This is a predicted structure of an 82-nucleotide RNA (transfer RNA) from an uncultured Desulfovibrionaceae bacterium. Model confidence (mean pLDDT): 80 of 100. It was read from a public genome assembly. It matches the Rfam family "tRNA". It is annotated as a transfer RNA. Its family is annotated with triplet codon-amino acid adaptor activity in the Gene Ontology.
[in-house]
Parts: sequence; structure tokens; C1' cells
RNA sequence: GCGAGAGUGGCGGAAUUGGCAGACGCACCAGACUUAGAAUCUGGCGUAGAGAUACGUGUGAGUUCAAGUCUCACCUUUCGCA
Repeated sequence: GCGAGAGUGGCGGAAUUGGCAGACGCACCAGACUUAGAAUCUGGCGUAGAGAUACGUGUGAGUUCAAGUCUCACCUUUCGCA
């Protein structure tokens, strides 16, 4: 240089037929239980906001009523070829 794959909350990882985004697990926080802790149970756990609500899938643009999913460019990374 060429070709192919991957990028989603703190971490892993679903949502592949374009149709509720953050399922499920781990970690963490609060509470219950305990003398205390572990285990277990309940609730919470992206960003802004008092809230209602809005935004949020590597970055930017496009197609569409609707995009994590399709198209284009770029970034990072893995593999193969030269």
C1' cells in the first nucleotide's frame, strides 16, 4: 500500500428482518438481615435538568416516517496479502 473483520453505560455482552436501545451477567451505591462481615433479598446505577422531559451505540455527514443495523468519509484496532 491492498483486502476483510471489530468499535454499544465502569467491564463483558445482547438487540442482525431497519421498528421500545441499553436485555443478561459482573462491578459499584443504598437499604433489609447480622454483634460485625460474607452470603442472600429489595431498590438504584450513561449525560443535562428541581422535575417533566430531552439527549446518548468510535467521529462527522447522508438515506428513511423510523438507523446500533443501510450508504459515504475519517479515527482506533485485529487478521490476511504484498